[in-house]
Context: one part of a larger RNA
RNA sequence: GAGUGAACGGUGGCGGCGUGGCUUAGGCAUGCAAGUCGAGCGUGAAACCGGGGGCAACUCCGGGAGUAGAGCGGCGAACGGGUGAGUAGCGCACGGGUAACCUGCCCUCGAGAUGCGGACAACACUUGGAAACGAGUGCUAAUACGCAGUAGCCUCGCGACCCCGCAAGGGGAUGCGAGUAAAGGUAGCUGAGCAACCAGCUGCCGCUCGAGGAGGGGCCCAUGUCCUAUCAGCUAGUUGGUGGGGUGACGGCCCACCAAGGCUUCGACGGGUAGCCGGGCUGAGAGGCUGUCCGGCCACACUGGUACUGAGACACUGACCAGACUCCUACGGGAGGCUGCAGUCGAGAAUCUUCCGCAAUGGGGGAAACCCUGACGGAGCGACGCCGCGUGGGGGAUGAAGGCCUUCGGGUUGUAAACCCCUGUCACCGGUUAUGAAACAGUCGGGGACGAACAGUCCUCGGCCUUGACAAAAGCCGGAGAGGAAGCCACGGCUAACUACGUACCAGCAGCCGCGGUAAUACGUAGUGGCAACCGUUACUC
Numbered sequence: 001g002a003g004u005g006a007a008c009g010g011u012g013g014c015g016g017c018g019u020g021g022c023u024u025a026g027g028c029a030u031g032c033a034a035g036u037c038g039a040g041c042g043u044g045a046a047a048c049c050g051g052g053g054g055c056a057a058c059u060c061c062g063g064g065a066g067u068a069g070a071g072c073g074g075c076g077a078a079c080g081g082g083u084g085a086g087u088a089g090c091g092c093a094c095g096g097g098u099a100a101c102c103u104g105c106c107c108u109c110g111a112g113a114u115g116c117g118g119a120c121a122a123c124a125c126u127u128g129g130a131a132a133c134g135a136g137u138g139c140u141a142a143u144a145c146g147c148a149g150u151a152g153c154c155u156c157g158c159g160a161c162c163c164c165g166c167a168a169g170g171g172g173a174u175g176c177g178a179g180u181a182a183a184g185g186u187a188g189c190u191g192a193g194c195a196a197c198c199a200g201c202u203g204c205c206g207c208u209c210g211a212g213g214a215g216g217g218g219c220c221c222a223u224g225u226c227c228u229a230u231c232a233g234c235u236a237g238u239u240g241g242u243g244g245g246g247u248g249a250c251g252g253c254c255c256a257c258c259a260a261g262g263c264u265u266c267g268a269c270g271g272g273u274a275g276c277c278g279g280g281c282u283g284a285g286a287g288g289c290u291g292u293c294c295g296g297c298c299a300c301a302c303u304g305g306u307a308c309u310g311a312g313a314c315a316c317u318g319a320c321c322a323g324a325c326u327c328c329u330a331c332g333g334g335a336g337g338c339u340g341c342a343g344u345c346g347a348g349a350a351u352c353u354u355c356c357g358c359a360a361u362g363g364g365g366g367a368a369a370c371c372c373u374g375a376c377g378g379a380g381c382g383a384c385g386c387c388g389c390g391u392g393g394g395g396g397a398u399g400a401a402g403g404c405c406u407u408c409g410g411g412u413u414g415u416a417a418a419c420c421c422c423u424g425u426c427a428c429c430g431g432u433u434a435u436g437a438a439a440c441a442g443u444c445g446g447g448g449a450c451g452a453a454c455a456g457u458c459c460u461c462g463g464c465c466u467u468g469a470c471a472a473a474a475g476c477c478g479g480a481g482a483g484g485a486a487g488c489c490a491c492g493g494c495u496a497a498c499u500a501c502g503u504a505c506c507a508g509c510a511g512c513c514g515c516g517g518u519a520a521u522a523c524g525u526a527g528u529g530g531c532a533a534c535c536g537u538u539a540c541u542c
Stems, first nucleotide, its partner, number of pairs: 001542004006538005013389006019382002026345003030342003035075003040072002043069001048063006082300003091225003095221004101217003106213007114148004123138006154179006161172004184205008226272003233263003238260008275297004279290004302323005325336004353379001355378003361375001362373004392422004402413004426484001428479006436470001442464009487531005492513003499526004508515002
């Protein structure tokens, strides 16, 4: 000199864009943060309104409404969001390998979906418990579950051919045998039927098996990745083999047996510290330091352990067990997990609103309407940072007053003020207008695909229609009016700025050298210099 997620002191007008729990991965009240689908399925209220009956209590019918609700089932909940505790590790980075692998939803292509069956919730009744939550009996549907059929493709066994590979082996074609699939929903038309509904054709959404793709992931290898030798030896699943188990997959991953190996001064083992990277700061560079915000990867979710479900988890707001802590209890037993968004206590030098909205972007579900979304978009608070703007402009004296200095002549503050003439940014008041919105769906018209179809559905083009949290914002126009807006630090040398007075080793200053004990350019005040909505100090980095 530059820098910071800063803090502290003094001061403080406005705006834009950023940024804000670095310490206790300490404890948490409250609300919200993951649902959705009735076009998978069976059920199905109430308040209230109308009508009938009844002296009344009440009851019946219709509407409310096939609505609300819960349940079965599907998809999602493994994403998104947070944090950096742990981790010196194939964790991360970079480059490779997988002939050792997986992949829901999405895209392309091929083939298929036949026939049957029995349950369990919901519900009803009975019943246990303070509660949390159950138990028994009975009934019921499905895109839930099961059985059979079909099996080219897939898997396995046996046989045998071609191509490729250093090899374990890989690819292709083929014969026989064995094994494994499926689900329907909805819309239009036609036919039958009083109807519920059934059948056929067609479209759309789904279902099953297989091949390929895209994107995602698993595993393996080379190289790189802090300090410490006052850590020098470490190691029994240890190193290898055989056989087996396990996995989607290789492997001592796990197990039995056999062998005695494996690592290490090119630093093993141990100890300390730490998430890694793209990047950031600094520096002429080399390098040094660093990893906050944003992006990628990893790890964690009260602490420790475990598996279940699933395409995917060993699963932040799932399950089970143990522990600590908090809460409820009828003492038998139960409930909970903010390192999500706000917020609270504590600790700390120190870090914000219990805000608005799904209008946009993105995500989940749905055919869609739409629903959900503390992701996100915004607003709020903090000069925490960067940037921009303002606190007025011009004129104005042989130079007011006052202050300070003085050699008493004067000098300085100083065009500074007053005064005159203007301007009108910001703030203030009034008015006015854009952008973020393009759509989806619906409807009308044109073209096309499927189709028996002038139904219907889908694709596409055009027209119409709908949607704004922010927002009393921003922009623009008008009005008024110099009015409301300057401080902080330094002045001995380094270092830009010097005199006077006060003080007298006192009071004080100080980054280093050092100042102050009676004329202090070093303390305090005046004056002067520097920077400026900031100025200094402290801490840390180069």
The part of an RNA shown here (small-subunit ribosomal RNA, 5' domain) has 542 nucleotides and comes from an uncultured bacterium. Its Rfam family is "Bacterial small subunit ribosomal RNA". Rfam links the family to the GO terms structural constituent of ribosome and ribosome. Model confidence (mean pLDDT): 83 of 100.